[in-house]
Notes
The prediction has a mean pLDDT of 77. Predicted 3D model of a 62-nucleotide RNA (Fluoride riboswitch aptamer (crcB RNA motif)) from a Candidatus Melainabacteria bacterium. The organism belongs to Candidatus Melainabacteria, within Bacteria. The sequence was found by an Rfam model in a public genome assembly. Rfam family: Fluoride riboswitch aptamer (crcB RNA motif). Gene Ontology terms of the family: positive regulation of gene expression and response to fluoride.

RNA sequence: AUUAAACCAGGUAAUGGAGUUUACCUUUAACCGCCCCAACGGCUGAUAACUCCUACAGCGUU
Repeated sequence: AUUAAACCAGGUAAUGGAGUUUACCUUUAACCGCCCCAACGGCUGAUAACUCCUACAGCGUU
């Protein structure tokens, strides 16, 4: 210096937090939503999935 294996760790999954599970990435990475030729403009959702909390929105009751 190169190759292989084992162990350990971290990060990410379109807007917040926690738990569990799954997937992906190893820092030149994973990832960074959709419509409109493009722009203006417009649309859905706080999850990758499940549950809870918070924020937001709609309806109803007191």